Transfer RNA from a candidate division SR1 bacterium, 71 nucleotides, folded computationally. It was read from a public genome assembly. It matches the Rfam family "tRNA". From the family's description: Transfer RNA (tRNA) molecules are approximately 80 nucleotides in length. Rfam links the family to the GO term triplet codon-amino acid adaptor activity. Its mean pLDDT, the model's own confidence on a scale to 100, is 81.
RNA sequence: GGGCCCUUAUGCUAGCGGUAAACUUCCUCCUUUGCACGGAGGAGUGGAGGGUUCAAUUCCCUCAGGGUCCA
Numbered sequence: 001g002g003g004c005c006c007u008u009a010u011g012c013u014a015g016c017g018g019u020a021a022a023c024u025u026c027c028u029c030c031u032u033u034g035c036a037c038g039g040a041g042g043a044g045u046g047g048a049g050g051g052u053u054c055a056a057u058u059c060c061c062u063c064a065g066g067g068u069c070c071a
Stems, first nucleotide, its partner, number of pairs: 001070007011023001013021001018054001025043006047063005
C1' cells in the first nucleotide's frame, strides 16, 4: 500500500427495511432480625458524517477505530 470482516446498553451478544431485544450491571420495592438468594418494577443503547426511502441497526458512500490475510 491492497483485499476481506467487525463497530448496538456498564459488560457480553441478538436482530439484517416497519415501535431495538435477552442476560448482566445500576436504582427502587417485596421477602429477611440483617445480608445473600429469589420475586416485581425502572433507568440505560445504533462509532462520526452524508445519501436512498413514507420509514434505516438493516441498503449505499466517506471518515475513524479494531481484527485478519497478502505485498